Notes: Predicted 3D model of a 1502-nucleotide RNA (small-subunit ribosomal RNA) from an anaerobic digester metagenome. Its mean pLDDT, the model's own confidence on a scale to 100, is 83. Its Rfam family is "Bacterial small subunit ribosomal RNA".
RNA sequence: AGAGUUUGAUCCUGGCUCAGGAUGAACGCUAGCGGCAGGCCUAACACAUGCAAGUCGAGGGGCAGCACAGGUAGCAAUACUGGGUGGCGACCGGCGGAUGGGUGCGUAACGCGUAUGCAACCUACCAUUGAUUGGGGCAUAGCCCGAAGAAAUUCGGAUUAAUACUCCAUAAUAUUCAUCAAAGGCAUCUUUUAUGAAUUAAAGCUUUUGCGAUCAAUGAUGGGCAUGCGUGACAUUAGUUAGUUGGUGAGGUAACGGCUCACCAAAACGAUGAUGUCUAGGGGUUCUGAGAGGAUUAUCCCCCACACUGGUACUGAGACACGGACCAGACUCCUACGGGAGGCAGCAGUGAGGAAUAUUGGUCAAUGGACGCAAGUCUGAACCAGCCAUGCCGCGUGCAGGAUGACGGCCCUAUGGGUUGUAAACUGCUUUUCCACGGGAAGAACCCUCCGACGUGUCGGAGACUGACGGUACCGUGGGAAUAAGCAUCGGCUAACUCCGUGCCAGCAGCCGCGGUAAUACGGAGGAUGCAAGCGUUAUCCGGAUUCAUUGGGUUUAAAGGGUGCGCAGGCGGAGAUAUAAGUCAGUGGUGAAAAACUGCCGCUCAACGGUAGUCUUGCCAUUGAUACUGUUUCUCUUGAGUAUGGAUGAGGUAGGCGGAAUGUGCAGUGUAGCGGUGAAAUGCAUAGAUAUUGCACGGAACACCAAUUGCGAAGGCAGCUUACUGGGCCAUUACUGACGCUCAGGCACGAAAGCGUGGGGAUCAAACAGGAUUAGAUACCCUGGUAGUCCACGCAGUAAACGAUGUUCACUCGCUGUUUGCGAUAUACUGUAAGCGGCUUAGUUAAAGCAUUAAGUGAACCACCUGGGGAGUACGAUCGCAAGGUUGAAACUCAAAGGAAUUGACGGGGGCCCGCACAAGCGGAGGAACAUGUGGUUUAAUUCGAUGAUACGCGAGGAACCUUACCUGGGCUUAAAUGCAGGAUGCAUGCUGUGGAAACACACUUCCCUUCGGGGCUUCCUGCAAGGUGCUGCAUGGUUGUCGUCAGCUCGUGCCGUGAGGUGUCGGGUUAAGUCCCAUAACGAGCGCAACCCUUACCGUUAGUUGCCAUCAGGUAAUGCUGGGGACUCUAUCGGGACUGCCACCGUAAGGUGAGAGGAAGGUGGGGAUGACGUCAAAUCAGCACGGCCCUUAUGUCCAGGGCUACACACGUGUUACAAUGGCCGGUACAGAGGGAAGCUACCCCGCGAGGGGAUGCCAAUCUUCAAAGCCGGUCUCAGUUCGGAUUGGAGUCUGCAACCCGACUCCAUGAAGUUGGAUUCGCUAGUAAUCGCGCAUCAGCCACGGCGCGGUGAAUACGUUCCCGGGCCUUGUACACACCGCCCGUCAAACCAUGGAAGCUGGGGGUACCUGAAGUCUGUGACCGAGAGGAGCGGCCUAGGGUAAAACUAGUGACUGGGGUUAAGUCGUAACAAGGUAGCCGUACCGGAAGGUGCGGCUG
Repeated sequence: AGAGUUUGAUCCUGGCUCAGGAUGAACGCUAGCGGCAGGCCUAACACAUGCAAGUCGAGGGGCAGCACAGGUAGCAAUACUGGGUGGCGACCGGCGGAUGGGUGCGUAACGCGUAUGCAACCUACCAUUGAUUGGGGCAUAGCCCGAAGAAAUUCGGAUUAAUACUCCAUAAUAUUCAUCAAAGGCAUCUUUUAUGAAUUAAAGCUUUUGCGAUCAAUGAUGGGCAUGCGUGACAUUAGUUAGUUGGUGAGGUAACGGCUCACCAAAACGAUGAUGUCUAGGGGUUCUGAGAGGAUUAUCCCCCACACUGGUACUGAGACACGGACCAGACUCCUACGGGAGGCAGCAGUGAGGAAUAUUGGUCAAUGGACGCAAGUCUGAACCAGCCAUGCCGCGUGCAGGAUGACGGCCCUAUGGGUUGUAAACUGCUUUUCCACGGGAAGAACCCUCCGACGUGUCGGAGACUGACGGUACCGUGGGAAUAAGCAUCGGCUAACUCCGUGCCAGCAGCCGCGGUAAUACGGAGGAUGCAAGCGUUAUCCGGAUUCAUUGGGUUUAAAGGGUGCGCAGGCGGAGAUAUAAGUCAGUGGUGAAAAACUGCCGCUCAACGGUAGUCUUGCCAUUGAUACUGUUUCUCUUGAGUAUGGAUGAGGUAGGCGGAAUGUGCAGUGUAGCGGUGAAAUGCAUAGAUAUUGCACGGAACACCAAUUGCGAAGGCAGCUUACUGGGCCAUUACUGACGCUCAGGCACGAAAGCGUGGGGAUCAAACAGGAUUAGAUACCCUGGUAGUCCACGCAGUAAACGAUGUUCACUCGCUGUUUGCGAUAUACUGUAAGCGGCUUAGUUAAAGCAUUAAGUGAACCACCUGGGGAGUACGAUCGCAAGGUUGAAACUCAAAGGAAUUGACGGGGGCCCGCACAAGCGGAGGAACAUGUGGUUUAAUUCGAUGAUACGCGAGGAACCUUACCUGGGCUUAAAUGCAGGAUGCAUGCUGUGGAAACACACUUCCCUUCGGGGCUUCCUGCAAGGUGCUGCAUGGUUGUCGUCAGCUCGUGCCGUGAGGUGUCGGGUUAAGUCCCAUAACGAGCGCAACCCUUACCGUUAGUUGCCAUCAGGUAAUGCUGGGGACUCUAUCGGGACUGCCACCGUAAGGUGAGAGGAAGGUGGGGAUGACGUCAAAUCAGCACGGCCCUUAUGUCCAGGGCUACACACGUGUUACAAUGGCCGGUACAGAGGGAAGCUACCCCGCGAGGGGAUGCCAAUCUUCAAAGCCGGUCUCAGUUCGGAUUGGAGUCUGCAACCCGACUCCAUGAAGUUGGAUUCGCUAGUAAUCGCGCAUCAGCCACGGCGCGGUGAAUACGUUCCCGGGCCUUGUACACACCGCCCGUCAAACCAUGGAAGCUGGGGGUACCUGAAGUCUGUGACCGAGAGGAGCGGCCUAGGGUAAAACUAGUGACUGGGGUUAAGUCGUAACAAGGUAGCCGUACCGGAAGGUGCGGCUG
């Protein structure tokens, strides 16, 4: 100090989350020791038991119990006696029980903190000083006797003491009153001195070193009271108060005071927050933080409050009293039922509550306290110990060497390697800790005794005594590595990775998120990382969070400027001088307790801890000074502000009058059949005369052109002309006033449209409504009507996207340009200046878009508002309103985002440009028929599997009768159907033959070869090692392929621009088939694509000349390059040439284009092929092959036979053949190319109508073999279901093959179906193309081939053009999409769950008011009774805790039913929004509708 998380990516805003520290903690796992601390945070809940406040005999009467002298009895034991002694229960009396200890209920308060004051006060014990201590009296506890009662306890009688009580005396520096004087202060006053009057004291004990008593004064200590300042939340708490505020008088108190009372006055407090409600002891401190702050109040210290709950007083120096009293109440206990007792928030302890917090311990040794002369007694204060890892600190669990890197574990690419790991074993060393034994503290000085000094009650010295902790700390000796390591984590944040299991399951998770068969995220293991006697989790606080921002934030679009103005309070305020010194600044003094914190030093072996010294305590008070600034006072000034004079300006406002155009209606005329309306229609109007047109009349509303980025107004808003009244700003002049100013919470006023009330008015338009259309529906968009309303007057309402989404005012800060109204210069030109209204732009600023003198720049002042999204501008409350509703305005719950700007894509029923057999123009098809083939479906034992929009469907398959074959049925085998290796065995195996069988196979019989005799070969069997799988996953993969698309695109380096994603380049203007090229240019270059290079074809040449060719020469045949020969030609096959817009004309800057141009075989890529960029579709394929993982192993492997893949109501795709005359049939006749051939192609001959059969020859091929068909020449048929068409069926055959039944092809004879050109729709093709004609090949025994791949023959038509359909490219625009429109997304309804509002009511709680009652008790009155008296009992009164009654208010819980809200993989209905979202959207308002929503009116552009 930051990090993760919104997006495809980016910047910003903004929330959520994490890393740190801390704790009186708790929980889980684990645990060796010590030191120092801490330990009921919950029920101020209830408490058994013990202890926690006593002491004094030197105050007193006494003597129960104990002990000892003594006495009596007794031998003794023992019994009795015995205040004589030590002492002492109970009692009287004194002092102390008001301290110490506990707790935090109450209390928002002078309670606390801090600083002052008391001239308004008290103070036992203590210190100092002065004075005094004389004399009497009456009782009463106890003891004794008696009585009541269960007890607690009480009553009566007799008797008695005191340092108890009381009377008298004395007395002042006491108290009160009066008088005089002086001094001082702070208003009342205070102090001092003097005089006079009145009133009030006392206590003794002891005989020792003495202790006390009374009065007065002073001090100290402790307290009381008053005041300034500070000290929670809520305004959805705004008014509160009757002793209330003040006065006079009195009472009361230690003391002031409405503290109390009587009377008088009517005040007092409050937006600087009264009152009310809720919460809470306060502070020193503690935690955190850089600090400012925030949180906190356990332990320790100070203060306060309380002591079962409430009230009350008594005693006392002090209490309204924790271990005192009285009363009331609740609770518990005892009871003989009549009555009594009690108060752990003291220390232990118990129950309960709770996640949770200890021993019914020891000692008064020390410190401190009470009493006492003292010894001493008491002390759960305190000091110690026990329990608890609760925290902090410290120590240890060894150290060194040791590699064949052992065994084992885990992992891997597995003959081996890595890791655990120098780790272990083993060797040496050490001994903190541990065990045993031994030694052993400090804390102790008082008191006591003795001695000494002097100031006679203190100090010094010596001696003796006293330790709970504790035989503890510590020290020594010996032994021996001996007794001692866990927890969490390992996807990112965040240090640390692999295997197995699991398979959106189980589970994890702080946030993001993991898990659906290869999980570093779940569980286990190995390993690693972090910390360590602890480690994690949970909870809480601060931090990070500048995320409430004083330090230190914002408000155009992210949340956020009030709709606008006026304006009181408040805040802020121009220039010069004067005074003051409140703020401010400086010095000094006091205080700011100690502890804590910080620093130095010191002590426990270190540290924690502790001691000591210093600093700090940022504050408050007082005092002295300074006077710049702010404030206040006074005097001036003119520049802010205002006034005056003159001028111009405008849809500024209010009221009245007038005008024309248009719509509508009425009347009349002309006139005739439609009008109107729409995308198209219909409803509607019209022969009863519409629409159209003319004239007249009426009525209401709005004001064309001018008109503009114009003008005016505070905003809303304002538009015909004119009159009256009236507001404002501006300019010029510089005469006047002299800071009069700015802003503004609350307040007041204004405030579009819609809406409401009353009364008018009503032409148009038009929510609602009605009808017609559209539609799946259409509560809409469109059409025809139409009511409120729209208009006026007077009221109300008070909201809008009331927007510049930009508060008001002032000052400052480059320029250019347009325009409005003034002014100055003669002037409409031009220019300067002032005030407005606009555009562009520099600096600056902003997240960016943008803003930019009209700031969103730089500063100042004041106001308003914001703090994640949703819930929600909702609920409740309050307030305003006639209502609609407005204003104010939450929470529970829920999510990890919501959002702004910009970027790249994709998309749009957005735009522009361009291309393509994309459309159009043509030719031929498909869709109808029959058949073939593939697919779906169905069927089946099986109909094996895959391919499924384009991009599956004559596809994998370029050949399913068996085989193939993967499927089904049945029968067999299990190292197996195949191959290899090793070992052993074997010649019985294999084979042959036979039997069974459908075969596979099983059974039976029989049986090796070679040899150098060592052995070898072969076969089979057994064992072992390696199998096999067309089983799954193409969403684990390789490879291959389809498609966009042969579309023109896709990128990079450097530079530049931008915070960045990104952009530029690649855009623009042209051009091209092309990102092809040219020009321009913050870009310059480059790569993959395009093109070219390759093959083929078209022309020519060169070389070569067999099997090809034959012009010339020769020979020969019936005929043929048949033969000699030849290379001319064709051809074959090498190498070259040729075409490049090169030339010409025109256009153009160029690139390039145009041309029936020239030349040329070919002309603008000559034709065709191969060639497929970055990528997309988790596209296809695990069944071509390969391969990870998973699965099967007497089967999912393998062998065999038969069947199936060929099924058949049906649907679809692709084809073939046709429907005929451009044809069919018959006869004759001509011309290819490219291929194939040995288990082959076959000439030729014979047979058969034919498929074919029987012979036979050539050819391993430019040599032999292989046919062209359309065409052409004739003939026939004559428009018919035909001499078209050939399906189907019957019969007879041929061929292949082990075998044609399921299930082959072909031939012949016979049969002769549908079909007469095919609906919506749809496919191919732009030239040697379509169309048409045949030929060949692969696979193959044969073939279901009409398929596929090739080959040649004949050989067209059309293209105006790019509006439209489809696909694509480029640019631009919008976007709420990015899985990218097959996107996103809204609302009702249905279901489940959750929290919440309302609600007839019901149940509690605290507080107030009124009335009734009223204990104890103070005060008061009385007091006939008691007493000699003082006085008291009794009775009455006031007040009051508590109780009761009543009506309201507040608050909480609950409530049938009900309202909306939120959440929830796959429910229903629609499709409102995002693109022009298919009717632009949104805001306010009103009406309507299942729902999103629709429509009207006004507004906004987001």